[in-house]
Molecule: c-di-GMP-I riboswitch aptamer
RNA sequence: UGACGAGAAGGGCAAACUCAUCGUAAGGUGGGGACGCAAAGCUAUAGGGUCUAGUAUUUUUCUUCCAUACCUUAAAGGAAAAAAUACCAGAUAGCCAGUUGCCGAA
Numbered sequence: 001u002g003a004c005g006a007g008a009a010g011g012g013c014a015a016a017c018u019c020a021u022c023g024u025a026a027g028g029u030g031g032g033g034a035c036g037c038a039a040a041g042c043u044a045u046a047g048g049g050u051c052u053a054g055u056a057u058u059u060u061u062c063u064u065c066c067a068u069a070c071c072u073u074a075a076a077g078g079a080a081a082a083a084a085u086a087c088c089a090g091a092u093a094g095c096c097a098g099u100u101g102c103c104g105a106a
Stems, first nucleotide, its partner, number of pairs: 004104002012037002017032006035094001041099003047096002049092004054087007063080004
């Protein structure tokens, strides 16, 4: 220096849950709390993944609603819902990644 990571030392961080708060949401921040972590430090204008909102298009349906004076039935049509794709804006580094770095047994 590189790799590696100990029932090592000194320390560090803090999942779920919860309280407060910000946000449409994903989620963030602070307090409590510890499942874990050798980078669970930092980076979301290098990149991939995942999640959320919006817009557009398409598809689906014994679905729901509207609708043509009224009643019954039904087609075209409109709306809703769900899904997929694209675009766009966010979130996440405790998904991968990039980058810096403490300690030192084998």